[in-house]
Molecule: Bacterial RNase P class A
Organism: Acidobacteriota bacterium
């Protein structure tokens, strides 16, 4: 120099001026004003997993339904982590893996191909018989070729008519036994000629987990209309046994400066009480909290000491403008420094945590290949 691998921290700095939101504090009669001090992120995101914390449900036990599925640790917990096992991919650094069961039952295996599973035989091979020959039957064989993603262990080697774990040796593979390791697992040694292929992110079978909904959650206060429901106001005549049913208008209301007058006037009017809506308030931000240090552990994490308080809005603030520095990138000089232009990302709290993904900018360290020059 180039192409990768892993790991970390960082999110421009500082000043003015203008604006916004929380708190406190001064002055006020309120609105609001002065001063002060706080005031986004590594992912706040997707809402995909797991708590807290809330209200509902709930004897105990089951089915169903959902999910996780090597082993051991962390951790409040989890499907997250770490740390090994086996297995893959990569030359390498490192990486990725739903990784429990296929003789318990059902299904599925497209094309091609004789055969895709109670297995079989298109071409070949050996053999035998028939035929002048070409060729045709019948047995045997699965070594050799074809078909497929995938063919009933793979290599030699002996055997044989041709062949075949049919015998052997070494691989793999199954059982048992030793060691080793908490376990996953792995090494050894014996025996066993090898056995019904693959798919459970197909159904299913085993083990373990799980009640529901979610701060629009729950709680407290409590207009206004309308509804309930209690108890009070609330004429007079005249008809009826009565139920009512009619006149006339009284308190009082509206219309209007008054008056008169004209309308309303018992499905009224007061007054109270419960519920519960608009709003307003708790919930609401001090917490499995952040930072240092020192210890225990490969390590996820724990322990122990100091020490900091770090948004709480609710049509929802946390911005914007200029200036110098600084980084990047470009392009021009008097090329190791100047000068000049331009770029600067994703994206924004909403009850709070833990994790996983996903989105993104440049930095910085370390390690592994290649290449050239010493």
């Nucleotide at each position: 120099g180039g192409a990768g691998g892993c790991a970390g921290a960082c999110a421009g700095g500082c000043a003015a001026u203008c604006g916004c939101g929380g708190c406190c504090u001064c002055a006020g009669g309120u609105a609001c004003g002065g001063g002060g001090u706080c005031g986004a992120g590594g992912a706040a995101a997707g809402u995909c997993c797991g708590a807290a914390c809330u209200c509902c449900a709930c004897a105990g036990g089951g089915c169903a339904g959902u999910g996780u599925g090597c082993c051991u640790c962390g951790u409040a917990a989890c499907g997250c982590g770490a740390g090994g096992g086996a297995g893959g991919g990569g030359c390498a650094a490192c990486c990725c893996u739903a990784c429990g069961g296929a003789a318990a039952g059902u299904g599925c295996c497209a094309c091609a191909g004789a055969a895709a599973a109670u297995a079989u035989a298109c071409c070949g091979c050996c053999u035998c018989c028939c035929u002048c020959u070409u060729g045709g039957g019948g047995g045997g064989u699965a070594a050799g070729g074809g078909u497929g993603a995938a063919a009933u262990g793979g290599u030699g080697c002996g055997g044989u008519a041709a062949g075949a774990g049919c015998g052997c040796a070494c691989c793999g593979c199954g059982u048992c036994a030793u060691u080793g390791g908490c376990a996953a697992c792995a090494a050894u040694g014996a025996c066993g000629g090898c056995a019904g292929g693959g798919c459970a992110a197909a159904c299913c079978c085993c083990a373990c987990a799980c009640g529901g909904a979610g701060c629009a959650a729950g709680g407290u206060c409590a207009a206004a209309u309308a509804g309930a429901a209690a108890a009070g106001c609330g004429a007079u005549c005249c008809c009826g046994c009565a139920a009512g049913g009619g006149a006339u208008g009284a308190a009082g209301g509206a219309c209007g400066g008054c008056c008169c007058g004209u309308c309303c006037g018992a499905u009224g009017c007061u007054u109270u009480u419960g519920g519960g809506u608009a709003g307003a308030c708790c919930g609401c931000u001090a917490g499995a909290u952040c930072c240092c240090u020192g210890g225990a552990g490969c390590g996820a994490u724990c322990c122990a000491g100091g020490g900091g308080c770090c948004a709480g809005a609710u049509g929802a603030a946390u911005g914007a403008u200029u200036g110098c520095c600084g980084c990047c990138u470009c392009u021009g000089c008097u090329u190791u420094g100047c000068a000049g232009a331009g770029a600067g990302a994703c994206a924004g709290a909403a009850u709070u945590c833990g994790g996983c993904u996903u989105a993104u900018g440049g930095c910085u360290g370390c390690c592994u290949c290649c290449g050239a020059c010493a």